[in-house]
């Protein structure tokens, strides 16, 4: 000076508030109870975020298979799963610690490549060389070594060879096959072939190929349950309305169902948990012993004050629950390389 | 689940010259003056020209991104 990993996210102590548990105390009911009454322990985060992934739990569907749509993509392992991690292979940065890489397939198939350029996937403009010529830089015919254009122009070099030229030939390099050796594997390494018509990129274009993936979500879902409308049976024919009277109608009071509506209660928090210790493992992450309990509100609790002290305090607030990624994030420590 | 492009509204997609078109600002003609009309100009840097940046912010893929892809703001829309 640069590089990787990890820890912390003011400390201490008093007062006052809040949350929700637990014990006791009052009150109170046939019984759950209920208190702004005491006392104890305890009470946000590394990201509680964004809700992108994946999976638990719920409740609908599903007999097996398939289609569509998604999602994933080098190998091997971890794990409930995963897009994540781990630990290699290969490629890219980088003098180097070390970083980053949506990294199968373009010898199934279709599509696109704008301008330039003679040509953009099979092409002769300019040049070369051959021939014919009405002798004209005209024609016909070979040739991809040379020039132009472009991100990309048909293996690349050099050499035989030819009229000029070409993998037409020859070496080496590259690509394709094929066989050994090494490794689970991706793949390294090394031998022989093929003359390369397997002919350029693109698959984060359609597509192939090969693995997964039913769908919706705690407002999920499950238990109780008022009042008002109903409806059923009883009772009571007294009143009172409609009417000129009479029948007749409405209008009561009890019980009983009855939908699940207001509100309550559950789901809810002990869990793929967290410390420490040993053992396997390169690791991820697994195993086995001890020991802990550590927020659950429903209008939503973590806050103010005071004192000491210090670097003067960042981004930030739980809402069914884990495990990842992605952003945010002042300052500090501690450690491996370079 | 969808959208973000000049001041504003809004075009431009099998990826191939970014702003097409309309309001609005300007500048100049007509007018004694003005409105309406005509005509010129109007993304930024820059005096011009040339050149470069430029589609919400940052990367990626591609020769080439407004256009495919991932993150991140902000906005709306439905459950």
């Nucleotide at each position: 000076a640069g590089u990787g990993g990890g820890a912390u996210g003011g400390a201490u102590g008093g007062u006052c508030g809040c949350g929700g548990c637990u014990g006791c105390g009052c009150c109170g009911u046939a019984a759950u109870g209920g208190c702004g009454g005491c006392a104890g322990a305890c009470g946000a985060g590394g990201a509680a975020a964004g809700u992108c992934c994946g999976g638990g739990c719920u409740u609908c569907a599903c007999a097996g298979g398939g289609c569509a749509g998604g999602a994933u993509g080098c190998c091997g392992g971890a794990u409930a799963a995963c897009a994540u991690c781990c630990g290699g292979u290969g490629g890219a940065g980088g003098c180097g610690a070390c970083u980053c890489c949506a990294a199968g397939g373009a010898c199934a198939g279709u599509g696109c490549a704008a301008c330039a350029g003679a040509a953009a996937u099979g092409u002769a403009c300019c040049g070369c060389c051959g021939g014919c010529u009405u002798c004209g830089g005209g024609c016909c015919g070979g040739u991809a070594a040379g020039g132009u254009u472009g991100g990309a122009a048909g293996g690349g070099c050099a050499g035989u060879g030819u009229a000029a030229g070409a993998g037409a030939c020859u070496a080496c390099c590259g690509c394709c096959c094929u066989c050994c050796u090494g490794g689970u594997a991706a793949c390294a390494g090394g031998a022989g072939g093929g003359g390369c018509a397997u002919a350029u990129g693109u698959a984060a274009a359609c597509c192939c190929c090969a693995u997964c993936c039913g769908a919706a979500g705690c407002a999920a879902g499950a238990c109780c349950g008022a009042a008002c409308a109903g409806a059923a049976a009883g009772c009571a024919u007294a009143a009172g309305g409609c009417g000129g009277c009479c029948c007749g109608c409405c209008u009561g009071c009890u019980u009983u169902c009855g939908g699940g509506u207001a509100g309550g209660u559950u789901g809810c928090u002990g869990g793929a948990g967290c410390c420490u210790g040993c053992c396997g493992g390169c690791g991820a992450c697994g195993g086995c012993a001890g020991g802990c309990c550590u927020a659950g509100a429903u209008a939503g609790a973590u806050g103010a004050c005071c004192a000491u002290u210090c670097a003067c305090g960042a981004c930030a607030g739980a809402a069914c629950c884990c495990g990842g990624c992605u952003u945010a994030u002042a300052g500090u420590c501690c450690u491996g390389c370079u | 689940c969808g959208a973000a492009u000049g001041g504003c509204g809004g075009a431009a997609u099998u990826g191939g010259u970014a702003g097409a078109c309309g309001c609005g600002c300007u500048a100049g003609a007509c007018u004694c003056a003005a409105a309406a009309u005509c005509u010129g100009g109007u993304u930024u840097c820059c005096a011009c020209a040339a050149g470069a940046a430029g589609u919400g912010a940052g990367g990626g893929u591609u020769c080439g991104a407004u256009u495919c892809c991932c993150u991140c703001u902000u906005c709306g829309c439905c459950c």
Source information: Two RNAs folded together computationally: RNase P RNA and transfer RNA, 417 nucleotides in total. Its mean pLDDT, the model's own confidence on a scale to 100, is 77. Rfam match: Bacterial RNase P class A. The family's RNA type in Rfam is ribozyme. From the family's description: Ribonuclease P (RNase P) is a ubiquitous endoribonuclease, found in archaea, bacteria and eukarya as well as chloroplasts and mitochondria. Rfam links the family to the GO terms tRNA processing, dimeric ribonuclease P complex and ribonuclease P activity.